This is a predicted structure of an 85-nucleotide RNA (c-di-GMP-I riboswitch aptamer) from a Desulfotomaculaceae bacterium.
[in-house]
RNA sequence: AUCCGAUAAUAGCAAACCCGUUGAAAAGCGGGGACGCAAAGCUAUGGGUCUAAAGCCGAAAGGCCAAGACUGCCAGGCCGCCGAA
Numbered sequence: 001a002u003c004c005g006a007u008a009a010u011a012g013c014a015a016a017c018c019c020g021u022u023g024a025a026a027a028g029c030g031g032g033g034a035c036g037c038a039a040a041g042c043u044a045u046g047g048g049u050c051u052a053a054a055g056c057c058g059a060a061a062g063g064c065c066a067a068g069a070c071u072g073c074c075a076g077g078c079c080g081c082c083g084a085a
Stems, first nucleotide, its partner, number of pairs: 004083002012037002017032006035072001041078003045075003048070003055064003
């Protein structure tokens, strides 16, 4: 240094749910709250998932569709704390 990683140490993040708020929605943000997490740090690059406002189709019901989202779904890329076996 790499892989790897704990019943170690130090710090960190925060699911569900509730309140407020933004949004058409998915979801985001703030506060509370902890199910979990060694990258649960960053990145929509590939796959995947969610939504469907606008648009298109339709007589209607409804259907299709991402340029909207999700990195706490899996990979890839970038960066990082600690050190027992």
Model confidence (mean pLDDT): 91 of 100.